A computed fold for a 347-nucleotide RNA, annotated as Bacterial RNase P class A.
It was read from a public genome assembly, where an Rfam model found it.
It matches the Rfam family "Bacterial RNase P class A". The family's RNA type in Rfam is ribozyme. Rfam links the family to the GO terms dimeric ribonuclease P complex, ribonuclease P activity and tRNA processing.
[in-house]
RNA sequence: CAGCCAGGGCAGGUGAUCGCGGAUGAACAGACGAAAGGGUUCAUACGAGGAAAGUCCGGGCUUCACAGGGCAGGAUGCCGGAUAACGUCCGGUGGAGGCAACUCCCAGACCAGUGCAACAGAAAUAAACCGCCGGGAAACCGGUAAGGGUGGAAAGGCAGUGUAAGAGACUACCGCCGUGCUGGCAACAGGACGGGCACAUGUAAACUCCAUCCGAAGCAAGGCCGAGAAGAAAGCGAUACGGUUGCCCGCCGUGCUUUCAGGUGGGCCGCUUGAGCUUUGUGGCAACACAAAGCCUAGACAGAUGAUCACCCCAGACAUAACCCGGCUUACAGCCUUGACUGCGCU
Numbered sequence: 001c002a003g004c005c006a007g008g009g010c011a012g013g014u015g016a017u018c019g020c021g022g023a024u025g026a027a028c029a030g031a032c033g034a035a036a037g038g039g040u041u042c043a044u045a046c047g048a049g050g051a052a053a054g055u056c057c058g059g060g061c062u063u064c065a066c067a068g069g070g071c072a073g074g075a076u077g078c079c080g081g082a083u084a085a086c087g088u089c090c091g092g093u094g095g096a097g098g099c100a101a102c103u104c105c106c107a108g109a110c111c112a113g114u115g116c117a118a119c120a121g122a123a124a125u126a127a128a129c130c131g132c133c134g135g136g137a138a139a140c141c142g143g144u145a146a147g148g149g150u151g152g153a154a155a156g157g158c159a160g161u162g163u164a165a166g167a168g169a170c171u172a173c174c175g176c177c178g179u180g181c182u183g184g185c186a187a188c189a190g191g192a193c194g195g196g197c198a199c200a201u202g203u204a205a206a207c208u209c210c211a212u213c214c215g216a217a218g219c220a221a222g223g224c225c226g227a228g229a230a231g232a233a234a235g236c237g238a239u240a241c242g243g244u245u246g247c248c249c250g251c252c253g254u255g256c257u258u259u260c261a262g263g264u265g266g267g268c269c270g271c272u273u274g275a276g277c278u279u280u281g282u283g284g285c286a287a288c289a290c291a292a293a294g295c296c297u298a299g300a301c302a303g304a305u306g307a308u309c310a311c312c313c314c315a316g317a318c319a320u321a322a323c324c325c326g327g328c329u330u331a332c333a334g335c336c337u338u339g340a341c342u343g344c345g346c347u
Stems, first nucleotide, its partner, number of pairs: 001343003005339006012312007020047002023044006032037001049318001053329002056327005061218004073214005078092005093107001094105004108209002113207002115203003129148002131144005156174002159171003175197001176195004181190003222269004231260006240254005276295008313316001
């Protein structure tokens, strides 16, 4: 210098004017409201994201349910750790890819049972189509899974011995199975001995089995105050009045006060101080944990971040909180930065 790999950060900037949101302070009005609250003006400092998104997992919080156990249903699935928890993260093991840095993997069990395996092919768990060998004049009969052919897969691979030709029939190496040993917390790794290799294939992102975990609904959760009207009870007053038809009977309705219950309109809380952020230190390979100091950083309920102007440059992407966190996934113009690897050149 070129290529490649892994991580971190930023998300146009500066100034002016106008506007919006809640907060604090001050002033005004006391015209809305029973109250709580609310209104107007001015000042001050603040005021969206790395994904605020999809709402896919996990938790906090809230209400309901709940002795204990089981069934059904769902999720997860190598080992160890982190964590409030997780399907997330970190570190390993095994496998796959890459010269390498490094990356990727829904990675338990098909000797519990069941299902499925199209087409091709003689045959798919069951073998003789071609070939080879023996017999026979021939038709054909028998032996044979080394070779050919089909297939994703044809009863370990490969080399030799052996044989009529062949075959784990036998032998070495590799693979597989079993036993115990060493190292490791473990997944697992290494080497030793034994077994000629059996139930004889694959598939669980097929049912299923095994192990572990899971009560349900969600801030429109939920809690508090509670106008008016209607309701219940008690007390007071009256035995009347009003309506129905002019009158009688009958029928229907009716006052005031206090208390109570539920709770509509409305209001308040939940609501942002939190598994919080920044810096430093300590422990740990790391995820992370602990300690100290400092900081307060939107909280609306028709829902606030916008507009205009000027200047600059690299000409600005994806996108706008609604109870709050931890993740995952998806979208994204460009810029800055750290480390590692490979190749070439120069010293």

The coordinates come from a structure-prediction model, not an experiment, and the mean pLDDT is 78.